[in-house]
RNA sequence: AGAGUUUGAUCCUGGCUCAGGAUGAACGCUAGCGACAGGCUUAACACAUGCAAGUCGAGGGGCAGCGGGGUUGAAGCUUGCUUCAACUGCCGGCGACCGGCGCACGGGUGAGUAACACGUAUGCAACCUGCCCGUCACAGGGGAAUAACCGGAAGAAAUUCCGACUAAUUCCGCGUAACACUGUUUUCAGGCAUCUGGAGACAGUCAAAGGAGAGAUCCGGUGACGGAUGGGCAUGCGGCGCAUUAGCUAGUCGGCGGGGUAACGGCCCACCGAGGCGACGAUGCGUAGGGGUUCUGAGAGGAAGGUCCCCCACACUGGUACUGAGACACGGUCCAGACUCCUACGGGAGGCAGCAGUGAGGAAUAUUGGUCAAUGGUCUGACGACUGAACCAGCCAUGCCGCGUGAAGGUGACGGCCCUAUGGGUCUUAAACUUCUUUUGUAAGGGAGCAAUAAGGUUUACGUGUAGACCGAUGAGAGUACCUUACGAAUAAGCAUCGGCUAACUCCGUGCCAGCAGCCGCGGUAAUACGGGGGAUGCAAGCGUUAUCCGGAUUUAUUGGGUUUAAAGGGUGCGUAGGCGGUCUGUUAAGUCAGCGGUGAAAUUUAGGGGCUCAACCUCUACCGUGCCGUUGAUACUGGUGAGCUUGAAUGCGGAUGCCGUGGGAGGAAUGUGUGGUGUAGCGGUGAAAUGCAUAGAUAUCACACAGAACACCGAUUGCGAAGGCAUCUCACGAAUCCGCAAUUGACGCUGAGGCACGAAAGCGUGGGGAUCAAACAGGAUUAGAUACCCUGGUAGUCCACGCUGUAAACGAUGAUGACUAACCGUCUGCGAUACACAGUCGGUGGCCAAGCGAAAGCGAUAAGUCAUCCACCUGGGGAGUACGACCGCAAGGUUGAAACUCAAAGGAAUUGACGGGGGCCCGCACAAGCGGAGGAACAUGUGGUUUAAUUCGAUGAUACGCGAGGAACCUUACCCGGGCUUGAACUGCACAGGACUGAUACAGAGAUGUUGAUUCCCUUCGGGGCCUGUGCGGAGGUGCUGCAUGGUUGUCGUCAGCUCGUGCCGUGAGGUGUCGGCUUAAGUGCCAUAACGAGCGCAACCCCUUUCGUCAGUUGCCAUCAGGUUUUGCUGGGCACUCUGGCGACACUGCCACCGUAAGGUGCGAGGAAGGUGGGGAUGACGUCAAAUCAGCACGGCCCUUACGUCCGGGGCUACACACGUGUUACAAUGGCAGGUACAGAGGGCCGGCGCCUGGCAACAUGCGUCCAAUCCUUAAAGCCUGCCUCAGUUCGGAUUGGGGUCUGCAACCCGACCCCAUGAAGCUGGAUUCGCUAGUAAUCGCGCAUCAGCCAUGGCGCGGUGAAUACGAACCCGGGCCUUGCACACACCGCCCGUCAAG
Repeated sequence: AGAGUUUGAUCCUGGCUCAGGAUGAACGCUAGCGACAGGCUUAACACAUGCAAGUCGAGGGGCAGCGGGGUUGAAGCUUGCUUCAACUGCCGGCGACCGGCGCACGGGUGAGUAACACGUAUGCAACCUGCCCGUCACAGGGGAAUAACCGGAAGAAAUUCCGACUAAUUCCGCGUAACACUGUUUUCAGGCAUCUGGAGACAGUCAAAGGAGAGAUCCGGUGACGGAUGGGCAUGCGGCGCAUUAGCUAGUCGGCGGGGUAACGGCCCACCGAGGCGACGAUGCGUAGGGGUUCUGAGAGGAAGGUCCCCCACACUGGUACUGAGACACGGUCCAGACUCCUACGGGAGGCAGCAGUGAGGAAUAUUGGUCAAUGGUCUGACGACUGAACCAGCCAUGCCGCGUGAAGGUGACGGCCCUAUGGGUCUUAAACUUCUUUUGUAAGGGAGCAAUAAGGUUUACGUGUAGACCGAUGAGAGUACCUUACGAAUAAGCAUCGGCUAACUCCGUGCCAGCAGCCGCGGUAAUACGGGGGAUGCAAGCGUUAUCCGGAUUUAUUGGGUUUAAAGGGUGCGUAGGCGGUCUGUUAAGUCAGCGGUGAAAUUUAGGGGCUCAACCUCUACCGUGCCGUUGAUACUGGUGAGCUUGAAUGCGGAUGCCGUGGGAGGAAUGUGUGGUGUAGCGGUGAAAUGCAUAGAUAUCACACAGAACACCGAUUGCGAAGGCAUCUCACGAAUCCGCAAUUGACGCUGAGGCACGAAAGCGUGGGGAUCAAACAGGAUUAGAUACCCUGGUAGUCCACGCUGUAAACGAUGAUGACUAACCGUCUGCGAUACACAGUCGGUGGCCAAGCGAAAGCGAUAAGUCAUCCACCUGGGGAGUACGACCGCAAGGUUGAAACUCAAAGGAAUUGACGGGGGCCCGCACAAGCGGAGGAACAUGUGGUUUAAUUCGAUGAUACGCGAGGAACCUUACCCGGGCUUGAACUGCACAGGACUGAUACAGAGAUGUUGAUUCCCUUCGGGGCCUGUGCGGAGGUGCUGCAUGGUUGUCGUCAGCUCGUGCCGUGAGGUGUCGGCUUAAGUGCCAUAACGAGCGCAACCCCUUUCGUCAGUUGCCAUCAGGUUUUGCUGGGCACUCUGGCGACACUGCCACCGUAAGGUGCGAGGAAGGUGGGGAUGACGUCAAAUCAGCACGGCCCUUACGUCCGGGGCUACACACGUGUUACAAUGGCAGGUACAGAGGGCCGGCGCCUGGCAACAUGCGUCCAAUCCUUAAAGCCUGCCUCAGUUCGGAUUGGGGUCUGCAACCCGACCCCAUGAAGCUGGAUUCGCUAGUAAUCGCGCAUCAGCCAUGGCGCGGUGAAUACGAACCCGGGCCUUGCACACACCGCCCGUCAAG
């Protein structure tokens, strides 16, 4: 000192939460010792029992009990002793009694009290004070009563009564007495109003007690004065919540006179007056003992008032007085009340908020202990007595402080845990072990200080009864503290936490369950957040939790905050109280400042010393105590007061302005209505309609008339007004502002709580008025509905007068006043100036900006800048501007204005995206223009669904569905049924045993397999090894799960033009700029511009194929020239010119021309060229998105199975079939079908093969003979073209389905293959809504080939060539995309967010 939490991120506002300290604490777990402190916060609830206030015999009378003495008697005997009884107050003493002093202190509690109760400072000229101290004076002489005791009586008791006797330091007269008191009076001094003090005179009044002692003497008594101490009273100031408590008060306030008191006072009383208190908060209600201090805090503050000290109040509750120096009295009295107890029922007793203790209450708080040894108190002459005050001990980790639980060395063991696991890490020098120490503990021994003195004694001094010195009994705690010795590591560690805040990490279990949590939040199968283990961190005889207070919180802001948009400026003005106030000069000294004095108790805090072994603790000294009071000065400022000034303010004179206000008069346009005319079928209304009006004549149009309301154009960022608000013209009245002059006053000012007034619209009351418009209402539409938006009507109202209401986004969301602080551009009214100009000045009203301010947006002389004064208002969101109360109102309602409960946010500004049925620009077979399809039929194929023992699994909008599969009859195969095996079908290590292994054949079986068993090893260093089988152990195996744990690969946006970085600059920051703008491009492709300059991944190019040419090379290709040869053929020699093949090159670049353009570039039926503006095609896929797809292609983490979820075999299934969808094939025909003839490709493949030819078969195909390991052979394209038939029909279209017969592959075509022949000849006549592809060698159409493959369900996929179109005006719309901009309460991002109602729980 800060941190977490609102957001995708940012800044701000703002709340919530945490880290710290503290406690009279409690609870959980744990616990060795000591010192010091603390210990009913709740029921001021009730209390059993004991103790807590007595003492004095030196005041008195006495003698119940005790001891001693004396006298008498009796007994025992030891003949002078012991015991017993009686008498005797003689002595020591002493129960009860009289008397004195004390009991008003000490101790407890905090109920009451908001008060002179407390604190502080003063005053008493208005007072008292026992005991104590000092001074002066005095004590003469009498009298009286009463208790005890005695006698008697009542009562259960408590207790009481009657009679008689007696004493005193008890009580009462008398005498004496003033400096006392009272009255009168003289004088002096002083003060504060009444007065006070001193000196004096006269008159009157009031005292006393004795005791001890041989004595000296001592202790007492009385009066007066003074002191000290303690109290009483009064006053200033200070310290609490509510204004949803605003008025309170009759002894109330004052006066005069009395009474009362120690004393003042309405304290009380009689009379008189009508005051007193209060927004500077009276009164009321609630709460509360106050202070020193304590906790916290940097401080200012905030909170608290337990222990200790001071004060107050109280003593079962309420009241009353008595005694006394002192009480209205905790352990006194009386009365009343409640409660408890005793009782003989008549009556009595009691008061723990004293110390212990009990019950109750409560989360919770101790022993019915010891002693007066010390300190202190009361009594006493003293000894001494009493003392639950006090000192000690006991209990409790309640707190603070201290000590200990060992120290040094020591291996990297066992075990636990973890991992990348033949090994390593960690617990861990930790342990064991070795050496050492002994605080603590146990045992034994010694053993304090606290103690000073009293009585008394000795002695010294002198003033002769006082002071000093020495001696001198006494210890509860306690045989405690402390010291010494012995023993032996021996007797001693826990608690909380470990996701971030916040120090500390892993494994297992669990699986939004159980649970955690102070806030944010964890947990839905890999949880560092739950529970456990290991480890770690923090503190430590404690550690955590809970509760409360302060802090952090500048989050109530005096120090030290705000109010345009976050919460917050009153709707506006006038103005009361209050606050603040121009200039000059004098005076005063209240504020202010300074010096000095008093006080501010001690303890506490702080600093420096000292004492307990240290510390806590105790103690000494110092400082502080920020305050109050007094006194002496200072006089700048503020205030008071006196005299001036003119600049603030106001007045005056002159001028100007305006939708400023109030009242009256006037006007035209429009609207509606009425009457009349013309005129005829519709009008009106809407997106489209309908309701409505209209042949009884509407709408339209003309004329006249009436009514009410509002004032077009001008008109504007114009003007006026305090705001609300104000607009035709004119008159009257009223007000305001501004300018000029500087004549008058001379600070007269500013603000303004309450108060008063004004205050849009709507609304209310009464009375008018009522044209238009129009809530409510009615009808028609729209719609799923439409109590709306639209339409037709229509009442309050809208208008006027009077009255009420008193609110608005009453907004500039910006209170009023004054001063100061750069420019520039407009405009309105004046003044000055007059030049066709320029532009000054005052007051308004606008724009843009400097500085500055602001979270930013923005504000910026009309401030949200810099200052001053005053007012109003705010303190998280919701609940709520609600409830209650009060006030106002006729009502509607308004003003004032909470809490419970609930959330961790709510919010402001700005940023980046995404989105918009926002805008702009642009692109794409996206639309449009075309061509051909799909959707209807049959079939093929895939999917869903259903079915099934199984119909294995995956893929599911675009981006699944002729997809994985480029080929399921068995196999494949993962599925189902059944039969087998368990080191296993395949691979591998070790050990042991055996041996070749293999296995023909036969039998059983569905087969796997089992039985049978002809046959039968190699190498060797002789140990054995290789190989095989069996047994056992360790690995195996899994198409089992998780694609949301992953790698790799892939789809899609999208071949869209984007995505970023470095440095710089801008911004508090997220971020922006660059990448924006203009032009251009297929393109973020370029050019220009530019706080940006460059760069990267993408684009393009580089690569491949194709199109043209050149060159090189020429077999299997070619044949122009030469030659040969014929059977048609480059067939042969030969040649490589050409074609072709395949290497290397060339070519295309807007290079040239014209025009447009700054340029980039564009345009041109341009030139040239094979090709022209990217020539065509392919490969190539940026940052990223979809937790997209795949664990079943492969790999891989984790989990799961192990005589099975592994593996072998037979059979079945993946081919099922009411149905739905996708992708295709064939068609529906004449641009066609069928038959015959005939022409032209390219690219591929081929020996387990491709095939030719001959023969046979209608054919699929078969047999035979051959060819090709390939530019050589296989190897013939089809549409096309020519000829003929068919003539519009379910056909010579179409070929499904079915029957029969065959061929081929294969172990095997039943489930379940393809092909051929004959026969059969279904649906279908161009396909609804909707939808797909394609822009040129493309679509369409025609055939050919290949992979997989025994065969094939291929109409699929991948390639090849042949023939070969139509259309694109364009950019409105649909879809997708790119860039810029705008709005946003979205960010899982519009498939978002979110509101209301209902239902369930």
The prediction has a mean pLDDT of 83. Small-subunit ribosomal RNA from an uncultured bacterium, 1401 nucleotides, folded computationally. Rfam family: Bacterial small subunit ribosomal RNA. The RNAcentral record of the sequence draws on ENA and SILVA.